[in-house]
Molecule: Bacterial RNase P class A
Organism: uncultured Qipengyuania sp.
């Protein structure tokens, strides 16, 4: 210097002020008063109401190696496996050992789909350059046995080239050239002994290897999920204006039972105006508002114990914001941190010498003085996580 992990996020005092609880002799006094993220509202719960058959199916959403932790989780811990990086070892390898990082890490021989560009060929693989000329044909020569040449048919997939990916890798044999064509080792697949709770690992044996990748494409498999949220929900509830019911009084016409509009206007039609009320009690809904939910809780701290760890258990101690036009602040002093400027040769530092000492140089560090600065942000029902933001500082590990 780089990477990873954990922690702190100025301290003390005085004065003034704000919110809240208790107390009071009504002046006051005492106690407490933001965060590691209070944030994003992304997961999981508590609590509340609604729905419901404590069921099943379908749809939709989510999770996805194994084991553990937890109230629960998509979180955390440990382990396994793949990929990758670093260090070391040797028999120098697709090796072994140790460590770090990372992984949406179930299923690709259930089915469907996709694989851009480039490339001859991208899914029943392919043949552009290339290699070969064994076989058939061709040309030349011939001692007539054959030999040589070119590559028309053809054979090959080693090498080159394209690509993220071209149907195992390295080597030897083999061949006309080649090829798991044969063999050894490595890799892969099936079965299996042993070890492990398991993921899986070590070994044995069989198979030359037959079906490349993508499921953060549809899909399949296993498991989980009812919905809405403290503006949930509960209680109280005026003044005023509506609604409904009961009772009393009153009102039109008619002798009355009773009728339904009546009156101004004797009859009919039309038009206009007036009246159809008031008092008491009760019920229910609603607006503004008040109380509650509300903060003692999967709580915090210390010690001891268990566990590799996450975490758990026991004992003791503590009370730690509850606001709602939404408190948690301001000023001063001292100390601490950072930066800048100045001073100082006292200490460090550097040089020299006659080296326990002395002389010199230098403002780089310490020291002193002055000035300035200090992040992200900020509770709103409460917890457990994740993610994101963060000046400066401290500690641990690795290189």
């Nucleotide at each position: 210097a780089g990477g990873g992990g954990g922690c702190c996020g100025g301290g003390c005092a005085g004065c003034c002020g704000c919110g809240u609880g208790c107390u009071u002799u009504a002046g006051g006094g005492c106690g407490c008063g933001a965060g590691g993220a209070a944030a994003g509202u992304c997961c999981g719960g508590g609590c509340u109401c609604c729905a419901c058959g404590a069921a099943a199916a379908c749809a939709g959403g989510g999770u996805g190696g194994c084991g553990g932790g937890u109230a629960a989780c998509g979180c955390c811990c440990g382990c396994c496996g793949g990929c990758u990086c670093c260090g070391g070892a040797c028999u120098c390898g697709a090796u072994c050992c140790g460590g770090g990082g990372u992984c949406a890490g179930g299923g690709a021989a259930a089915g469907u789909g996709c694989c851009a560009c480039a490339g001859a060929g991208a899914g029943c693989a392919u043949a552009c350059c290339g290699c070969c000329g064994a076989u058939g044909g061709c040309u030349u020569c011939u001692u007539c046995g054959g030999a040589a040449g070119a590559u028309c048919a053809g054979g090959c997939a080693a090498g080159g080239g394209u690509g993220a990916a071209a149907g195992g890798g390295u080597g030897c044999g083999g061949u006309a050239a080649g090829a798991g064509c044969g063999c050894a080792c490595c890799g892969g697949g099936g079965c299996u002994u042993c070890g492990g709770u398991a993921a899986c690992g070590c070994g044995g044996u069989c198979c030359g290897c037959a079906u490349g990748g993508c499921a953060a494409a549809c899909c399949c498999c296993a498991c989980c999920c009812g919905g809405a949220g403290c503006a949930a929900g509960g209680c109280c509830g005026a003044a005023u204006a509506g609604g409904g019911g009961c009772g009393g009084c009153g009102c039109g016409c008619g002798c009355a039972a009773g009728c339904a509009g009546g009156g101004g206007u004797g009859u009919u039609u039309c038009u206009c105006c007036c009246c159809a009320g008031u008092c008491g009690c009760c019920c229910g809904g609603g607006u503004u508002g008040g109380c509650u939910g509300c903060u003692c809780g999967a709580g915090c701290c210390a010690u001891g114990g268990g566990g590799c760890a996450a975490c758990c258990c026991a004992u003791g101690g503590c009370c730690c914001a509850g606001a709602c036009g939404a408190a948690u602040g301001g000023c001063u002093g001292c100390c601490g941190c950072c930066g800048c400027a100045g001073a100082u040769a006292c200490g460090g530092u550097c040089c020299g010498g006659c080296c326990u000492u002395c002389g010199g140089a230098u403002a780089c560090c310490g020291u002193c003085u002055g000035c300035g600065g200090a992040a992200c942000a900020g509770a709103a029902c409460c917890c457990g996580g994740c993610u994101u933001a963060c000046a400066g500082g401290c500690c641990c590990c690795c290189u």